[in-house]
Predicted 3D model of a 396-nucleotide RNA (Bacterial RNase P class A) from a Terriglobales bacterium. RNAcentral holds the sequence, with entries from ENA.

Formats: sequence, structure tokens, C1' cells
RNA sequence: GCAAGCGGAGGGGCGAUCGCGGCCGCGGGGCGCAUGCGCCUCGGGGGCGAGGAAAGUCCGGACUCCGCAGGGCAGCGCGCUGGCUAACGGCCAGGGGGCCGGUUUCACAAAGCCGGUUCACGGAAAGUGCCACAGAAAAAAUACCGCCUGGGAGCAAUCCGAGGUAAGGGUGAAAAGGUGCGGCAAGAGCGCACCGCCCGGCUGGCGACAGCCGGGGCAGGGCAAACCCCGCGUGGAGCAAGGCCAAAUAGGGGAGGACGGACCGGCCCGGUCCAUCAUUGACUCCCGGGUAGGCUGCUGGAGGGCGUCUGCAAAGGCGCCCCUAGAGGAAUGAUCGCCGCCGCCCGGCCGCAAGGCUGGGCGGAACAGAAUCCGGCUUACACACCGCUUGCCACA
Repeated sequence: GCAAGCGGAGGGGCGAUCGCGGCCGCGGGGCGCAUGCGCCUCGGGGGCGAGGAAAGUCCGGACUCCGCAGGGCAGCGCGCUGGCUAACGGCCAGGGGGCCGGUUUCACAAAGCCGGUUCACGGAAAGUGCCACAGAAAAAAUACCGCCUGGGAGCAAUCCGAGGUAAGGGUGAAAAGGUGCGGCAAGAGCGCACCGCCCGGCUGGCGACAGCCGGGGCAGGGCAAACCCCGCGUGGAGCAAGGCCAAAUAGGGGAGGACGGACCGGCCCGGUCCAUCAUUGACUCCCGGGUAGGCUGCUGGAGGGCGUCUGCAAAGGCGCCCCUAGAGGAAUGAUCGCCGCCGCCCGGCCGCAAGGCUGGGCGGAACAGAAUCCGGCUUACACACCGCUUGCCACA
């Protein structure tokens, strides 16, 4: 220098025109009355108008309604330790295990040390269950091959049967501590050394744990993301939550109540039929609940930036400054100019060259869009910037 990966921070800037959604003034007209206010309408003006993830809706909370004496069971969730936080399955720091790299050496290997990365990381000596295939045997073990000691058959090669043996082979994801020396008929913690493991004690640490000392030949294979056990937590539904106002029509309640309805008829008169003196009927008025619709909840908040203090950090305290979407089937769009960024092409100047500086033209710019709000997690993301790691190339 180039490429890849990871993390951080950014996610074009300024302006014009037209349009869209809220908000705030101004002017004209109309209506109402309590005469300076309200409502409707028209015109014009000002200001504001998506994100780092607004996404997935996976966790946690705020807020709201419903439920609830107290305690327990069941169900569900979480699970190393300490801290942060309103809370969390989040974050920070630490411990332990796995993996990778570096380092110690003449060299290989390695304890240890350092760094990175990763882990649902309570309990498998409470109980139950499972461990495919392969294998003799998968947990109160087991003898397939092999090894060893006897016996028998056979001229022999070899074969048959009994016992010992987990060192070697073989199977498997996993085979009953590992390596070495001794020992033995062959073997074996059978004995010993080191490592590992278990038990007890001491020391350090808030703790998870760590170190040291002593004892024990070693029991107790794995799986709890199987049931289960232990500890802690946990009521349900969600802004279409919820609150307020409230039309027409049809129900409900109350008061008044014949002035009623159907047919003949263009209409009236009239006629016929029906209902009825009532708790029950047309009609009128009043009351109440719900619906449509409207208003609210609604956006200034566990908010952000800078400085400073405390803290390893997450974070917290203090001071100053900043903040303007709140629509609601849902606006935030389109076109253009200048500048910036990237790519390609054409030229000019400098240079031996690689290349540098500069002018012009064309093209490109991701993922994605609020819907009560907030804290996280996860996922998507062109391009350029910063940092780290790895690989390659060049130079010293």
C1' cells in the first nucleotide's frame, strides 16, 4: 500500500418551484346570539414535518382497565459471582470450563505465564428414565481376538475344553483414572513416583473461586436443551387500553292521550272494516343505556449534548445548553440548480516512468419509513471515515 473480517461513528449540504399533513396569526363573506365572541366557508401568510435501525414484535418497564383477605399447590420463566438499572432473558467487571495464538528450549514437546475468543455455567454420591448403529460388554459390567497356566486328541500343523487376565487389538460419540518404573505365569492401583480425582483443614477474596497442607488407591461413565430436585421470580388483558360528549332508527321506562289505522278514491265529503276507554292502541313530550360520529388519552421524557466529579467499567451526582411529527387507514412527495462523494470516458500541464495537478462530459448513491411512550436484543444496510486483527506485496 492492497484485500478480507470485526467494532465505532456517519448515513450527503445549501437553495428554488409545485404538492401533501398538523399547528399559529391575518383578511373577506355568511349564520347565531349575550356585540365581541362562537361556528361555517373562501383567500393569503408564517413555522414545523421519520430512522439508525422508525423493522422483527423477541424480552423488560411506564401508563390504563379488570381481578384480588392471608397462605400454599399446580403452571410458566430465570439459573457461576459481584455490580448497574424503573426493570430485564439487557449491560459492565470478575471467576471457572472449552478452543486458538504467543512465550520459556540448542531443538521437539510441555506445566506455567500473557493475550484473544466462546459457553442456558445450579444439582448426575435423592429417585426414575435414556444412551441409536456398531460392539463380547453402555453401568450392581463384560472375555470377541489376543496373552498366560493346567488337561485332552493328533506323527505334526493344529483342534477341543477348564481357569486366570482389562496390558495390547477391535467396536463406538463414550469402555470403568493417565504416563512411567517395579512386579507377575500373564496381568492388574497389585506396589511406588508424578499428574488427575475425592475428603478434611488453613490462608486470601464481599463472592464465584484460588493457593497451600494433611489424609485416601480411587469410589461416583454421559445426558437435566429427559422427567425431576433446589433457589428466585411470576394475576390477566392491552392505546382497537381507558375517560368524556352524543344523532337518526329500533328497543326500554314515565306522562299525556282519540285528534287512530286499512280499503274504495286524483283529493275532500262520505261509506265499510279494524283497534280502543286502557298494565296492552296510533300520536306527542320527557328520561335512560348503547351505536354512528366527535373530543380526549397524545407526546417534555427513566429525553439528548457538553463540561465536571465519583467509579476499572456499565452507570450515577451536579452545572449549563438544547428540544417543536402527533396523523389516524394514516401526510412527510415530485422536479430542478449549485456544491461535495464514487465510477467511466475525453483533453491540458509536469514527469524518463509509475504517477501527480487540473478542465469538461455522462452515469450512480444502500437498508428502509413513525401509529401510546421508553430501555434493550436481533436482523437489514450502497458509500466514504476512524481503530483493531489476519493475509499478500514493496521498501528500509
It matches the Rfam family "Bacterial RNase P class A". Rfam describes the family as follows. Ribonuclease P (RNase P) is a ubiquitous endoribonuclease, found in archaea, bacteria and eukarya as well as chloroplasts and mitochondria. The gene name in the source record is rnpB. The organism belongs to Terriglobales, within Bacteria.